Predicted 3D model of a 74-nucleotide RNA (transfer RNA) from Parcubacteria group bacterium GW2011_GWF2_45_11. The coordinates come from a structure-prediction model, not an experiment, and the mean pLDDT is 81. Lineage of the source: Bacteria > Bacteria candidate phyla.
RNA sequence: GGGCGAUUAGCUCAGUUGGUUAGAGCGCGUCACUGAUAAUGACGAGGUCGAUGGUUCAACUCCAUCAUCGCCCA
Repeated sequence: GGGCGAUUAGCUCAGUUGGUUAGAGCGCGUCACUGAUAAUGACGAGGUCGAUGGUUCAACUCCAUCAUCGCCCA
C1' cells in the first nucleotide's frame, strides 16, 4: 500500500430481507428470604447503537468517508 471483518449498557454478545417500545446473560442498586452471608425471587438504574455526512416519509439496519481493533496479501 491492497483486501476482508468487527464497533450496540460497566463486561460478553443478540438484534435485518429499513417500520411503532433497543434486548439478553453477567455485573451494579433496592427489597423479600436468612441469625448473617451465599444462592434464589421481585423491582430498578444504566445506551446520543464508534464519528460525520448521504439516501428515505422513516436508519442500529442501506451507501460514502473517517477513527479504533483484528485477520490475510504484498